[in-house]
RNA sequence: GGGCGCAUAGCUCAGUUGGCUAGAGCGCACCCUUCACACGGGUGAGGUCACAGGUUCGAGUCCUGUUGCGCCCA
Numbered sequence: 001g002g003g004c005g006c007a008u009a010g011c012u013c014a015g016u017u018g019g020c021u022a023g024a025g026c027g028c029a030c031c032c033u034u035c036a037c038a039c040g041g042g043u044g045a046g047g048u049c050a051c052a053g054g055u056u057c058g059a060g061u062c063c064u065g066u067u068g069c070g071c072c073c074a
Stems, first nucleotide, its partner, number of pairs: 001073007010026004019057001028044005050066005
């Protein structure tokens, strides 16, 4: 330098021909339970879907570019 893949909650990840309010587990806060802690049960908070554009009535999903990470080739 070229090619391919990945980027979604604090962490690890899902998201199925583009379609109504974007989800799970763990973690976190609160409540119940206990003399207390742990375990267990319940409720809740937490997201510019890497960034910038484009297509579309509608984009996490499609297209282009950029950035970061990983792999391969030279």